[in-house]
RNA sequence: GGGCCCGUGGUAUAGCGGUAACAUACGUCCAUGGCAUGGAUGGGUCGGGGGUUCGAUUCCCCCCGGGUCCA
Repeated sequence: GGGCCCGUGGUAUAGCGGUAACAUACGUCCAUGGCAUGGAUGGGUCGGGGGUUCGAUUCCCCCCGGGUCCA
């Protein structure tokens, strides 16, 4: 320098055009004399920019970051 793959709450992942989800963690409340555990409830997320579209996490382009292969 070039090819391919990936980037989603704090963490690990799903979702692949129509209001973004599960687990865990975190906050509040309940149960216990208290802890652990359990139950209820809540906050928090699509790497950045542009394009297509009525509508983009999803499709296209560029950039950034990570992985892998070639030189």
Annotation:
This is a predicted structure of a 71-nucleotide RNA (transfer RNA) from Patescibacteria group bacterium UBA6220. Its mean pLDDT, the model's own confidence on a scale to 100, is 80. Its Rfam family is "tRNA". By type it is a transfer RNA. Its family is annotated with triplet codon-amino acid adaptor activity in the Gene Ontology.